[in-house]
Molecule: small-subunit ribosomal RNA
Organism: metagenome
RNA sequence: AGAGUUUGAUCCUGGCUCAGAUUGAACGCUGGCGGCAUGGCUAAAACAUGCAAGUCGAACGAGAACCUACUUCGGUAGGGGACAGUGGCGAAAGGGCGAGUAACGCGAUUGAACGUAUCCCAAGGUGGAGGAUAGUGUCGAGAAAUCGGCAGUAAUACUCCAUGUGCUCUUCGGAGGAAAGAUUUAUCGCCUCGGGAGCGGCAAUCGUCCUAUCAGGUAGUUGGUGGGGUAAAGGCCUACCAAGCCGAAGACGGGUAGCGGGUGUGAGAGCAUGACCCGCCGCAUCGGGACUGAGACACUGCCCGGACUCCUACGGGAGGCUGCAGUAAUGAAUCUUCCGCAAUGGGCGAAAGCCUGACGGAGCAAUGCCGCGUGUGGGAUGAAGCAUCUACGAUGUGUAAACCACUGUCAGGACCUAGGAACAAUGACCAGGUCCAGAGGAAGGGCCGGCUAAUUCCGUGCCAGCAGCCGCGGUAAUACGGAAGGCCCGAGCGUUAAUCGGAAUCACUGGGCUUAAAGGGUGCGCAGGCGGACCAGCAGGCAUGUCGUGAAAUCCCACAGCUCAACUGUGGAACUGCGAUGUGAACCUCUGGUCUUGAGGCAAGUAGGGGUCGAUGGAACCAUGGGUGGAACGGUGAAAUGUGUAGAUAUCCAUGGGAACGCCAAUGGCGAAGGCAGUCGACUGGGCUUGUCCUGACGCUCAGGCACGAAAGCGUGGGGAGCGAACGGGAUUAGAUACCCCGGUAGUCCACGCCGUAAACGAUGUGCACUAGAUCGGAGAGGCUCUCACGCCGUUCCGGUCGAAGAGAAAUUGUUAAGUGCACCGCCUGGGGAGUACGGUCGCAAGGCUAAAACUCAAAGGAAUUGACGGGGGCUCACACAAGCGGUGGAGCAUGUUGCUUAAUUCGAGGCAACGCGAAGAACCUUACCUAGCUUUGACAUGUAUGGAUUAACUUUUCGAAAGAUAAGCCACGCCCUUUGGGUGGAACAUACACAGGUGCUGCAUGGCUGUCGUCAGCUCGUGCUGUGAAGUGUCGGGUUAAGUCCCUUAACGAGCGCAACCCCUAUCGUUAGUUACUAACGCGUUAUGGCGAGGACUCUAGCGAGACUGCCGGUGUCAAACCGGAGGAAGGUGGGGAUGACGUCAAGUCAGCAUGGCCCUUACAGCUAGGGAUGCAAACGUGCUACAAUGGCGUGGACAGAGCGACGCAAUAUCGCGAGAUGGAGCAAAUCGCAAAAACCACGCCCCAGUUCGGAUUGCAGGCUGCAACUCGCCUGCAUGAAGUCGGAAUCGCUAGUAAUCGGAGAUCAGCUACGCUCCGGUGAAUACGUUCCUGAGCCUUGUACACACCGCCCGUCACGUCAUGGAAGCCGGGAGCGCCCGAAGUCACGUCAUAUCAGGCGUGCCUACGGCGAGAUCGGUGACUGGGACGAAGUCGAAACAAGGUA
Repeated sequence: AGAGUUUGAUCCUGGCUCAGAUUGAACGCUGGCGGCAUGGCUAAAACAUGCAAGUCGAACGAGAACCUACUUCGGUAGGGGACAGUGGCGAAAGGGCGAGUAACGCGAUUGAACGUAUCCCAAGGUGGAGGAUAGUGUCGAGAAAUCGGCAGUAAUACUCCAUGUGCUCUUCGGAGGAAAGAUUUAUCGCCUCGGGAGCGGCAAUCGUCCUAUCAGGUAGUUGGUGGGGUAAAGGCCUACCAAGCCGAAGACGGGUAGCGGGUGUGAGAGCAUGACCCGCCGCAUCGGGACUGAGACACUGCCCGGACUCCUACGGGAGGCUGCAGUAAUGAAUCUUCCGCAAUGGGCGAAAGCCUGACGGAGCAAUGCCGCGUGUGGGAUGAAGCAUCUACGAUGUGUAAACCACUGUCAGGACCUAGGAACAAUGACCAGGUCCAGAGGAAGGGCCGGCUAAUUCCGUGCCAGCAGCCGCGGUAAUACGGAAGGCCCGAGCGUUAAUCGGAAUCACUGGGCUUAAAGGGUGCGCAGGCGGACCAGCAGGCAUGUCGUGAAAUCCCACAGCUCAACUGUGGAACUGCGAUGUGAACCUCUGGUCUUGAGGCAAGUAGGGGUCGAUGGAACCAUGGGUGGAACGGUGAAAUGUGUAGAUAUCCAUGGGAACGCCAAUGGCGAAGGCAGUCGACUGGGCUUGUCCUGACGCUCAGGCACGAAAGCGUGGGGAGCGAACGGGAUUAGAUACCCCGGUAGUCCACGCCGUAAACGAUGUGCACUAGAUCGGAGAGGCUCUCACGCCGUUCCGGUCGAAGAGAAAUUGUUAAGUGCACCGCCUGGGGAGUACGGUCGCAAGGCUAAAACUCAAAGGAAUUGACGGGGGCUCACACAAGCGGUGGAGCAUGUUGCUUAAUUCGAGGCAACGCGAAGAACCUUACCUAGCUUUGACAUGUAUGGAUUAACUUUUCGAAAGAUAAGCCACGCCCUUUGGGUGGAACAUACACAGGUGCUGCAUGGCUGUCGUCAGCUCGUGCUGUGAAGUGUCGGGUUAAGUCCCUUAACGAGCGCAACCCCUAUCGUUAGUUACUAACGCGUUAUGGCGAGGACUCUAGCGAGACUGCCGGUGUCAAACCGGAGGAAGGUGGGGAUGACGUCAAGUCAGCAUGGCCCUUACAGCUAGGGAUGCAAACGUGCUACAAUGGCGUGGACAGAGCGACGCAAUAUCGCGAGAUGGAGCAAAUCGCAAAAACCACGCCCCAGUUCGGAUUGCAGGCUGCAACUCGCCUGCAUGAAGUCGGAAUCGCUAGUAAUCGGAGAUCAGCUACGCUCCGGUGAAUACGUUCCUGAGCCUUGUACACACCGCCCGUCACGUCAUGGAAGCCGGGAGCGCCCGAAGUCACGUCAUAUCAGGCGUGCCUACGGCGAGAUCGGUGACUGGGACGAAGUCGAAACAAGGUA
């Protein structure tokens, strides 16, 4: 100090979240020791038991047990002193808690009208007398608590008299008024009074939470006088008088809360908090009350009332842990019914001493802080195990372990003792020292996708789960679970909760408001805030000095004590504050005076739809009356409803009515805003200019308040032509409660009165000042040209545009600021819920103003960028349309697909871009499918081990459809030693193990290849420049092109991939070459033929070249690129064709061509065999073939190609067959031989428009060929048969020239073939294109966008279902606070009465009053049939409102 998260990306706004620190904590896992702290935050709910306040015999009487002496044994005397009592002091402290309290309660600072036991200082005094009473004894009542009668006793208890320095009162004469002794020989007491210290009571000023959806409150209330009361001022109380007092600077009411020193956090300012320690306050079961006392209205005192608990003999009694422990309960949660008065402190006492749950200690709890340890050094075979990778051996864990050597903290054991004790004694508890043994007893938690340090494997498969935010998980998960490894902390680690921080996210320090949330609709204006120039004064603010105070502790600094630290001590500083006092006078305030520039006034002019009222005009429209006229009019995309023969529409005239004011007119004027428009008049507001005459700061802003305020709407009364919500009808549509059409009521108009809202907008509050300009318009006055006009110059105000600096997230703004400052007001603080509910208030109503929460989301949003898209625009292109030619869609057949069927009908391809596609050949094979029969290291590859010299191969047997199984026979090879023989080895074999194998899955894990946009002209980069940035520029613009082709301009200059060119074929020519091709001239030969010699001319073949480049001419064009026309030329503007396919898109296609990750099968999802299937057929679709005929069919005759293929082949002549074909085999590895007949075409003949001499499906018979084999399931031939079909609905396809159409030929695959398919080859050979409006697709520029998975996008509302919170509601229930009335305990005070020596007391009455009761309200909360909307939820329903002109902006 920041980071993550809105987007395809960017900048901004803005919320959410994280990293830090902290805690009286709790929970999970884990847990060795010590020190110091801390520990019921919840039920101020209830409490068993024990303890927590006593002490004094030196105030007093009596006096048990016991001891001594005496004794008449009855007892007496002395000592002794328990228990209890009188008396004194204490018990008001200490200890606990925070319910109440928003208050003089607390805090800071001051003050005057007070009290004070014990303590200190000073002065004075302490004489005399008296009567009781408890205890006790005795009698009695009662269960008890307790109480009564009689007798009798003491005092430092009580009373009286005296004195009285001082004291109190006073009318200044006077009056009132005290004491106590004890022990002992010195003290302690006692009384009066004065002073002090400390403590307490009281008052003043300032400070002290939220709420205005609490705006008025108050009758002892505010003040005065008399009286009372108190220690003391005071309405503190009372009687009377007056009518005040408090309040927007928040009274009164409601909610919450003890306050401070401090504590946590923070850079600070702040924010939050008030455990432990200290100060103050309040409380003591709830409520009331007084007594005693120096002090209380009293925690462990008294009285009364209530609730609760306990005892009881039912008559009555007792009690109060918010003291220390402890119990139960509540709760996420908080300890021992411990030891001791040794220390410190307190009470009493002369003292010894007693008491002390204050306190000192120990115990429990990782609750916190601090410290220590769990070992140290060496040690590589880098052990085993585990994990990972793999080129099968490595890597990690890891010096870690084992092993060797060493040390001894803590814990354990034994023994000793300084210190805490300053003090002779006294130690509850702690602490210190020495020794022994021995690595032994002592490590875990969280995390590892980013933020955020740390990664791999396996499992799982949107499941299980994780998650603080973003988000992970749908078969390769670094995010789930486990493991290994790693990271961070460490006796702890995480989680949850909470506070501050980060958050400048309430902004004082330190924010904003055109479009992100946010300027009030506008003005006037009280309070308030702020305010021009000069002079003088005061000193409130301000500055500075001094003094007092700001408790201690805490924080900070220094030093010191515990071995260190935590902790503690001493000293200092600080406590930013408050008060008093002195000084200063620049500034602000204040007081006095002066001024004119702010503001206002006056005079003279001036523009204007400024306002109100009245009058009046023409056009249009409608109605009515009349004339002409005669069938339609009107309306729309097209229609219909509607009007019209009862005469419309059209046209002419007249009369009436209401509303609005064309042209002028504007980017113009006026007004505070809303708003204002024919013309004329009356009344009236404001502005501007000029003069600088007057006043002399009179000003600015403005919470509340008041006024104005479009349209719609409301009330009353008018008016009503046109228009026109609602409504009716007609259309449109799937529907059409709409858009369009025909009608039409309120309303629109007027008067008066309400309403008070708008995208009331410049989405920009008002005022003042300052900060470059340019230009246009409106209103003035001035100057210049001799004058008018025009023009020019400078000037004031108003209204616009462009623009410097600056500002801004940008768009933009820019003297009319959104710049720079000042003053004042209003408003904002994530989105939704919601401008909603409740409450209040205004309104006749509609509704307005004010204005939340629960709940929910991680975004919502602004500006700009790049794309994509648009039923947006512009330009351009393409067989895209149009113009043409021929088809498809109808028929039959072929073929592919769907569907159906099936044991199987294997699989894939699915809009264009699947469907004569993979398949350039399914009878077996292929073959992946089905059925049946078989095999299991395997049909195929490699390796290891073992075996043995036989297996295998070959021959044969049996079963079998074959595969296979079974049985038998037979027999090797290389090398070495070589003697029969032995050893050994490779191939092969057998067995076993590794492994093979898979057309099994995933094309959404992939490579490669391919399709498509598209042969469309695009796609990018470097440097520079612009922009905060994404990005832009270049690549835009003007021309031009088939083209981002080229030229020009230009903050761009260049470059790359594409285009073009280079390559191949083809069209012309030249040259070279001349066989198998060719044959002009010469020669030979033949019935005939380049058949032969020969030739190198021609054709041709195939090498090399030439040629075409807008090169030339004319025109157009920017002096360009280029285009148009022409010449020449075989060819002309890329001559024609091919190959060639940019960046990318479609998770396009293919795991079944191949390759390949992962997963799956392993006597099977592998392998073999036979047979079947892929050819199955109600139906549908695609692609083709053949036709429907005469531009034809048939017959006979005749002519002309190119390109291919051929040895497992092509096959001639010949013979046979009607034919398919057969026999046979010359020639040919082919410019030589063969396939091979080209066909359309031409000539002649027949047919005569018909289901035919068209058409050929289907079927029968007979044959041929290939092949192991044509049943399922081949092709071909002949004879016979002779179906549909007579040119094809909606719709749709191809083609722009050697093209379409038409005609035949060849090839691949292949034994054969279902080829009518596919790919090539040539023959014949058209028509049309005006053109770019429309359909489809594409390119560039521009525009809008709420789209970016990108329009097959996004997205809205009702309804239905589920969940959640909430409003209303007849009512029902409860809480707290008051008000009125009734009752009225205890008690003070007053009075009366009784009694009394005194003090006290009894009884009664009155005032006040707790509790209780009754009543009427207000207020807060809970619940409530039903009901309202809201939020969220899976792929529900209906529509299609918004985003593009979103299809009606």